[in-house]
RNA sequence: GCCUAUGUAGCUCAAUUGGUAGAGCGCCACUUUCGUAAAGUGGAGGUAAUCGGUUCGAAACCGGUCAUAGGCU
Numbered sequence: 001g002c003c004u005a006u007g008u009a010g011c012u013c014a015a016u017u018g019g020u021a022g023a024g025c026g027c028c029a030c031u032u033u034c035g036u037a038a039a040g041u042g043g044a045g046g047u048a049a050u051c052g053g054u055u056c057g058a059a060a061c062c063g064g065u066c067a068u069a070g071g072c073u
Stems, first nucleotide, its partner, number of pairs: 001072007010025004019056001027043005049065005
């Protein structure tokens, strides 16, 4: 230098291939307990790496850039 994959909540990952962004763990509050843990109920937390394009509509399609991992020379 070239090719490929990945980038979504604090962490690990989904979203059935364009139509309201979710789960588990974690966090906060409450219930329960003498108290803690466990269990149960509820809640907060997201500009989807970034910039553009296509579209009535993009996390998903196209292009540039960045980061990480792997490969080729």